[in-house]
RNA sequence: GGGCCUGUGGUUUAGUGGUAUAACGUUGCUUUCACAGAGCAAAGGUCACCGGUUCAAAUCCGGUCAGGCCCA
Numbered sequence: 001g002g003g004c005c006u007g008u009g010g011u012u013u014a015g016u017g018g019u020a021u022a023a024c025g026u027u028g029c030u031u032u033c034a035c036a037g038a039g040c041a042a043a044g045g046u047c048a049c050c051g052g053u054u055c056a057a058a059u060c061c062g063g064u065c066a067g068g069c070c071c072a
Base pairs, nucleotide, nucleotide: 001071002070003069004068005067006066007065010024011023012022018055026042027041028040029039030038031037048064049063050062051061052060
């Protein structure tokens, strides 16, 4: 230098155009003398960044950045 893959709450992850999902974790309440465990509820995401297409983009297109793999 060229090609390919990946980027989504604190962590892991689903989601191939129409309300962004789940688990763990966190917080509150109930239960307990207390803790653990269990049950219920809540908070937490500018979907890596910039632009484009579209009535509508995490998703499609272009570029950039970061990480990984391969080739030279």
Molecule: transfer RNA
Organism: Candidatus Woesearchaeota archaeon